[in-house]
Parts: sequence; structure tokens; C1' cells
RNA sequence: GCGAUAGUGGUACAGUUGGUAGUACGUCGCCUUGCCAAGGCGAAGAUCGCGGGUUCGAGUCCCGUCUAUCGCU
Repeated sequence: GCGAUAGUGGUACAGUUGGUAGUACGUCGCCUUGCCAAGGCGAAGAUCGCGGGUUCGAGUCCCGUCUAUCGCU
């Protein structure tokens, strides 16, 4: 230099054919208990790496760019 894959709450990951972004763990509150743990219920927290474009509508399609990993030279 070229190519591939990945980037989504604090962490690990889903997200199908473009149609209001979800799960688990964690955090906070309540219930349960003599107390703790476990369990039950509820809540907060991400506008999807960044910047543009297409579209009525983009995590998803297109272009550019950054970072990480792998491969080629």
C1' cells in the first nucleotide's frame, strides 16, 4: 500500500426483507426474609465509532473517514 471482518446502554451480544433499538449481567428502588444470599416486580441508562448522501422513513443501503483484529504484498 491492498483486501476481509468488527465497532450498538457500564460489560458481553442480538437486531431477519429499511418501518417507533432489544436480551443477559451489572446499577438504583420496592416486595419477600429475624439478617444476608437467592427470588419476584419496577426504573434509569445507547438517537447505533465519526461525517455526509439516498429515502416519507436508515443500526440496516451508498460514499468518505477513524480505531481494532486478521490476511496479502
Molecule: transfer RNA
Organism: Lachnospiraceae bacterium UBA3814